[in-house]
RNA sequence: GCAGAGUAGCUGCUGGCGCGUUAAGUGCUCAUGAACGGGGAGUUGUCAUGAGACGAAGCCGGAGGGCCGGCGCGGUGCCAGCGGCGCAUCCCGCUGC
Numbered sequence: 001g002c003a004g005a006g007u008a009g010c011u012g013c014u015g016g017c018g019c020g021u022u023a024a025g026u027g028c029u030c031a032u033g034a035a036c037g038g039g040g041a042g043u044u045g046u047c048a049u050g051a052g053a054c055g056a057a058g059c060c061g062g063a064g065g066g067c068c069g070g071c072g073c074g075g076u077g078c079c080a081g082c083g084g085c086g087c088a089u090c091c092c093g094c095u096g097c
Stems, first nucleotide, its partner, number of pairs: 001097004009085010019074003028052007038092004058071005
């Protein structure tokens, strides 16, 4: 000098178990906090919490009060399997040549 490896995390599909359908969740904005290859720094990226605005797909059967079951629906949560991406970026280090 050239090439490469590894993490957190994100994501697709499938399966399982739930939640909501009396509207939570998802998505959006703001605030606060946290984490982010072996070491250091670290965001306009990620995650968590709170607040705000917006906003929906129910139907059928049973029972009689707000419950049970079924079929759906939700950019729905968690877990597992398989796959994809991958430290935003900077410096150093590691492996091979």

This is a predicted structure of a 97-nucleotide RNA (THF (Tetrahydrofolate) riboswitch aptamer) from a pig gut metagenome. It matches the Rfam family "THF (Tetrahydrofolate) riboswitch aptamer". Gene Ontology term of the family: tetrahydrofolate metabolic process. Rfam's curators write: Tetrahydrofolate (THF) riboswitch was first reported for Ames et al. as an RNA motif in 5' untranslated (5'-UTR)regions of folate transport and biosynthesis genes in Firmicutes genomes. Its mean pLDDT, the model's own confidence on a scale to 100, is 75.